Notes: This is a predicted structure of a 130-nucleotide RNA (Guanidine-I riboswitch aptamer) from Aquabacterium soli. It matches the Rfam family "Guanidine-I riboswitch aptamer". For this family Rfam cites "New RNA motifs suggest an expanded scope for riboswitches in bacterial genetic control" (Barrick et al., Proc Natl Acad Sci U S A, 2004). Rfam describes the family as follows. This family represents a conserved RNA structure found upstream of the ykkC and yxkD genes in Bacillus subtilis and related genes in other bacteria. Gene Ontology term of the family: regulation of gene expression. Its mean pLDDT, the model's own confidence on a scale to 100, is 77.
RNA sequence: CGAAAUGGUGGCUAGGGUUCCGGCUUCCAUCGCCAGCAGUACCGGCGGUGAAGUGUCUGGUCCGAGAGCUGCCGGCCCGGGUCGGCCAUCACCGACGCAGGCUCCACGGCGGGACAAAAGCCCGGGAGGU
Numbered sequence: 001c002g003a004a005a006u007g008g009u010g011g012c013u014a015g016g017g018u019u020c021c022g023g024c025u026u027c028c029a030u031c032g033c034c035a036g037c038a039g040u041a042c043c044g045g046c047g048g049u050g051a052a053g054u055g056u057c058u059g060g061u062c063c064g065a066g067a068g069c070u071g072c073c074g075g076c077c078c079g080g081g082u083c084g085g086c087c088a089u090c091a092c093c094g095a096c097g098c099a100g101g102c103u104c105c106a107c108g109g110c111g112g113g114a115c116a117a118a119a120g121c122c123c124g125g126g127a128g129g130u
Base pairs, nucleotide, nucleotide: 007073008072009071010070011069012068015063016062020060021059022057023054024053025052026051028050029049030048031047032046033045034044074103075102076101077100079098081096082095083094084093085092105125107128111123112122113121
């Protein structure tokens, strides 16, 4: 300096916002009840439905890690076993399954992107740094 391998995926979590559900608020619309009144209306209070707002609303749904957890699959190494290649042994080659081991390390912007929106998601093991 160059080549190959260091992989894929499910569940969960850190975290995230606000489509939907729920919570909260309301100038508003509508219905009912109460109070008031001789009676009606307005006003006042409570409740139902609708509408709007709110994520500086704990939540449900949802998104969610290269450098988080965990499971499965895959890969590599190694041991001996069975069968076959060949009449036999050794050696070699191939297939099958079993047991064991390994699958390391990893500081990281700004900015942009998607979905409703945001994010440790994607750009990205990037730029940069050691």